The RNA shown here (Glycine riboswitch aptamer) has 92 nucleotides and comes from Actinophytocola oryzae. The RNAcentral record of the sequence draws on Rfam. It matches the Rfam family "Glycine riboswitch aptamer". About the family: This family represents the bacterial glycine riboswitch. The model forms 90% of the base pairs in the Rfam consensus.
């Protein structure tokens, strides 16, 4: 001076599924509690083949599965992906 990778932070983008039925409160824009039907991309859990000479254990991903938790107007929130900073790691 510095590639790769990893974390964190801003900023962009960024789905999906009922604002259905009752109640109740209210600033009549909404809220919150039951009850059913849905979603999956916060989080959480399961798991396969690779994977050594051979077995058997162990280990072994995800936007695949589960729907605990979350969510079903807007918004916020979102797994990623983009840019830029910060920190670390440091190929050459």
């Nucleotide at each position: 001076a510095g590639a790769u990778c990893c974390c964190g932070u801003g900023c962009g983008g960024g789905a999906g599924a009922g604002u259905c039925c009752g109640a109740g409160c209210c600033c009549c824009g909404g809220c919150u509690c039951g009850g059913c039907g849905c979603c999956g991309a916060a989080g959480g859990a399961g798991c396969a083949a690779a994977u050594c000479c051979u077995c058997c254990c162990c280990g072994g991903a995800a936007c695949c599965u589960c729907u605990c938790a979350g969510g079903c107007a807007c918004c916020c929130g979102a797994a990623c992906c983009g840019c830029a900073c910060g920190g670390g790691u440091g190929a050459g």
Model confidence (mean pLDDT): 75 of 100.